The RNA shown here (SAM riboswitch aptamer (S box leader)) has 119 nucleotides and comes from Terrimonas sp.

[in-house]
RNA sequence: UGCUUAUCAAGAAAGGCUGAGGGAAAUGGCCCAUUGAAGCCUUGACAACCUACCCCGACCCACAAGGACGGGAUAAGGUGCCAACUCCAUCCCGUUGGAAAAAUCGGGACAGAUAAGUC
Numbered sequence: 001u002g003c004u005u006a007u008c009a010a011g012a013a014a015g016g017c018u019g020a021g022g023g024a025a026a027u028g029g030c031c032c033a034u035u036g037a038a039g040c041c042u043u044g045a046c047a048a049c050c051u052a053c054c055c056c057g058a059c060c061c062a063c064a065a066g067g068a069c070g071g072g073a074u075a076a077g078g079u080g081c082c083a084a085c086u087c088c089a090u091c092c093c094g095u096u097g098g099a100a101a102a103a104u105c106g107g108g109a110c111a112g113a114u115a116a117g118u119c
Stems, first nucleotide, its partner, number of pairs: 002118007013043005021032003026090004044082001046080001049078003054072004059067002086111001091108004096103001
């Protein structure tokens, strides 16, 4: 980097250094930002995706041990994350709308993010 699967409406900021941008990319919009963006460091939080541990249920097993499944608890280890739905739209379908176009609402696709697995 590619592929597969799952999730993406919830949640969670302070300090230091620095100094002008940032919200993935393109376009448009709308926001954030010198009352300090992005980045780096420290600390703190949020969060159960993986691991470990504990508990519960039913299954395999004659029982036990063990195994596999589901649920719960835990922030210990590995990640992740801490403005706005993944900030919104773009392509398709439907809805409301209207002369049409715009606009509204819903679903899907594409793209992306994260985790786990895999060549």